[in-house]
Context: one part of a larger RNA
RNA sequence: GCCAGAGAGUUUAUUCUGCAGGCGAAGGUUAACCCAAAAGGGGAGCCGAAGGGAAACCAACAGGUCCGUAGCCUUCGGGCAUGGGACGGCGUAUUAAAAGUGCGUGGAGUCUGCAGGAUAAGACCCGAAGCCUAGCGAUCUAUGCGUGGGCAGGUUGAAGCGUGCCGAAAGGCGCGUGGAGGACCGCAGGCGGUUUUGAUAUGCAAAUCAUUCGCGUGACCUGCGUAUAGGAGUGAAAGAUUAAUCGAGCUGGGCAUCCGCUGGUUCCUCUCGAAACAUGCCGUAGCAUGACCUGGCUGGAGAUCGACGGUGAGGUAGAGCACUGAUUGGGGGAGCUGGGGGAGAAAUCCCUCACCCCCCUGUCAAACUCCAAAUUCCCCGUCGUCGAAGAAGGCUGGCAGUCCGGACUACGGGGUAAGCUUGUAGUCCGUAAGGGAGACAACCCAGACCGUGGUUAAUGUCCCUCAAUGUAGGCUAAGUGUCAACACUGAAAGGCGUCCCAGGCCAAAGACAACUGGAAGGUGAGCUCAGAAGCAGCUAUCCUUUAAAAAGUGCGUAACAGCUUACCAGUCGAGGUUUGGGGCACUGAAAAUGGACGGGGCUAAAGCCUACUACAGAUACCACGGACCACUCGCAAGAGUGACGGCGUAGAGAGGCGUGCUGCCUGGGCAGAAGCAGGGGCGUAAGCUCCUGUGGACCGGGUAGUAAUGAGAAUUCUGGC
Numbered sequence: 001g002c003c004a005g006a007g008a009g010u011u012u013a014u015u016c017u018g019c020a021g022g023c024g025a026a027g028g029u030u031a032a033c034c035c036a037a038a039a040g041g042g043g044a045g046c047c048g049a050a051g052g053g054a055a056a057c058c059a060a061c062a063g064g065u066c067c068g069u070a071g072c073c074u075u076c077g078g079g080c081a082u083g084g085g086a087c088g089g090c091g092u093a094u095u096a097a098a099a100g101u102g103c104g105u106g107g108a109g110u111c112u113g114c115a116g117g118a119u120a121a122g123a124c125c126c127g128a129a130g131c132c133u134a135g136c137g138a139u140c141u142a143u144g145c146g147u148g149g150g151c152a153g154g155u156u157g158a159a160g161c162g163u164g165c166c167g168a169a170a171g172g173c174g175c176g177u178g179g180a181g182g183a184c185c186g187c188a189g190g191c192g193g194u195u196u197u198g199a200u201a202u203g204c205a206a207a208u209c210a211u212u213c214g215c216g217u218g219a220c221c222u223g224c225g226u227a228u229a230g231g232a233g234u235g236a237a238a239g240a241u242u243a244a245u246c247g248a249g250c251u252g253g254g255c256a257u258c259c260g261c262u263g264g265u266u267c268c269u270c271u272c273g274a275a276a277c278a279u280g281c282c283g284u285a286g287c288a289u290g291a292c293c294u295g296g297c298u299g300g301a302g303a304u305c306g307a308c309g310g311u312g313a314g315g316u317a318g319a320g321c322a323c324u325g326a327u328u329g330g331g332g333g334a335g336c337u338g339g340g341g342g343a344g345a346a347a348u349c350c351c352u353c354a355c356c357c358c359c360c361u362g363u364c365a366a367a368c369u370c371c372a373a374a375u376u377c378c379c380c381g382u383c384g385u386c387g388a389a390g391a392a393g394g395c396u397g398g399c400a401g402u403c404c405g406g407a408c409u410a411c412g413g414g415g416u417a418a419g420c421u422u423g424u425a426g427u428c429c430g431u432a433a434g435g436g437a438g439a440c441a442a443c444c445c446a447g448a449c450c451g452u453g454g455u456u457a458a459u460g461u462c463c464c465u466c467a468a469u470g471u472a473g474g475c476u477a478a479g480u481g482u483c484a485a486c487a488c489u490g491a492a493a494g495g496c497g498u499c500c501c502a503g504g505c506c507a508a509a510g511a512c513a514a515c516u517g518g519a520a521g522g523u524g525a526g527c528u529c530a531g532a533a534g535c536a537g538c539u540a541u542c543c544u545u546u547a548a549a550a551a552g553u554g555c556g557u558a559a560c561a562g563c564u565u566a567c568c569a570g571u572c573g574a575g576g577u578u579u580g581g582g583g584c585a586c587u588g589a590a591a592a593u594g595g596a597c598g599g600g601g602c603u604a605a606a607g608c609c610u611a612c613u614a615c616a617g618a619u620a621c622c623a624c625g626g627a628c629c630a631c632u633c634g635c636a637a638g639a640g641u642g643a644c645g646g647c648g649u650a651g652a653g654a655g656g657c658g659u660g661c662u663g664c665c666u667g668g669g670c671a672g673a674a675g676c677a678g679g680g681g682c683g684u685a686a687g688c689u690c691c692u693g694u695g696g697a698c699c700g701g702g703u704a705g706u707a708a709u710g711a712g713a714a715u716u717c718u719g720g721c
Base pairs, nucleotide, nucleotide: 001721002720003719004718005717006716011121012120013119014118015117016116017115018114019113020112021111022110023109027047028046029045033041034040051058052057061088064087065086066085067084071080072079073078089105090104091103092102093101094100124264125263127261131254132253133252134251135250136249142228143227144226145225146224147223148222149221150220151218153185154184155183156181160177161176162175163174164173165172166171190215191214192213196210198209199208230246232242233241234240267656268655269654270653271652272651277290278289279288280287281286292401294398296395297394298393302386303385304384306383307382308381309380310379312377313376318371319369320368324365325364326363329360330359331358332357333356335355337354338353339352340351341350342349343348405429406428407427408426409425410424411423412422414421415420434445435444436443449626450625451624452623453622454621455620459616460615461614462600463599464598468613470612471611472610473609474608475607481602482601493587494586497584498583499582500581501580502579503578504577505576506575514571515570516569517568518567520544521543522542525539526538527537550565554563555562628645629642630641631640632639633638657710659707660706661705662704663703664702665701666700667699668698675694676693677692678691679690680689681688682687
């Protein structure tokens, strides 16, 4: 891992509600127990029949009025009206007394059973780390104590002693002897454990093997005995160690510890169907209450997410500067109020800057507003839609789940961006399948009861691949593109790319381009300079002849010369030139294996823009058939209606299938039960049934009850392989 088997909302008590039954118009019922035993007894007790008040204490309907549903009656005008509603009344508390307010009030309960909740218990199942308590451990290991054992061989050569020499002495220097040392090297069936970060890694081994290495007469190693222990021992101290267990040992017990945490929780069908929000909480991994879900009952006529019209509300977007503040430039004025400067002996005068006021001008604001929308909201009316097949509302009373949400669109807030954060409104996912977007929770289309056939939506129609190599007109030459959006990057800037539109100017008195010719004189302007002659530089830039010609546009020279241009004429003969706007393309344009429009491939497209006609295309829509659901009619069978009944997680509700056992009724079986294997049939399903074989002795059906009642998951448990 697979298979088989086991495996999780149970039981008791109390309580609430619903349903069913018994008794009941003030009652209902027993418990323990007795017993001749489902009888009968037992009324102790409990609930109810009165409430209000903390208490003292006080103590309740006039069945009085009206409306009106079902229903009944009707002379169809209406009348009566149980339940229901609205008044009114009463009790009590509050008060000195009232008023007002709260609670109660015009008789329904109680016992049993079942179901669903709650509470107490292990309380749906499995799961802690831990805490406390009583004991057991020092055969491992730590340390102490007692008593024993062990350390090949070699090296070095302290003190002391002897002796020689030197010295006045103290002493010094040699030689010899001596044999010290937590001395040196190095064996051990001694201790250790450095390196290869080697081998091993379901190992030889729950710490080993190989190589290398440290210590090896000492604070050494070691045998045996003995002592100390669990908040305690022991510790040359690492939180080390105390029997493979240690930041508090092990065993039993408290114990099925507690857990707001993780995981799991077993048959079917039908109806409805959420939330991820608000408030409070030592609360943010959780609860409670409300909102939202669901079942039942009641109620009795209006309701309303739409459209239009009307009466009103408002201070946002925008805008503005009239207020509050901020703020650009200019003009004018006054006080001389202040600073600076100047004139003057001073008084004083003048200039300037700032302050204040006025005018013009340019701006800003969430906590500014002289203004002011669109949307929005309340109410009224009309239409639409829903509603006696029962709306609004109410109740209860029951029962939940939910309290990590997310994406997109529109409008936002703060931040700098985010598959970011935080709002409001809507849609969707969550809980939604199907078609499209290559693949793709939330983007587009569209909400799946089942089957058959057709028509369309989004999106598409060259091939992969269902359907147009469709029609008409443009654009693009970049493979631009072949991407609705997102997850596709392509900006500022730039260019005689190309197409379209609108202007200005020139043009048969000849434009633009090209070619031919001219482009002169005063003069080499003046200055500067070695030189400066149109052309290093500075100043000026006149006049004349002309069709036109600069005191010179560029090249050139040392300076001249030379070439050329502006400008003019001629040749030619029709548009030229310039500005702005738009479309599609181009440059800008860089990422790591070769490579992506989904691919192939595509160029008067199979690209982009515009118009049109066909066709394909879904669980959408339509038709037919079928099974359900709701409602109406009906005793039932059944019939009808539903144009708008049908997705569904958490969850609520309803009805069924199957298993074990029991009571009653009724069957099958050696002429073959259960079980098993293979087939056939029926039912929406859980399942049921028949046949054949095997098997060899028990097993069903109906009904009523009862439960250790359904397996795929729990790092589930046991067994097998």

Model confidence (mean pLDDT): 81 of 100. Large-subunit ribosomal RNA, domain II from a fermentation metagenome, 721 nucleotides, folded computationally. It matches the Rfam family "Bacterial large subunit ribosomal RNA".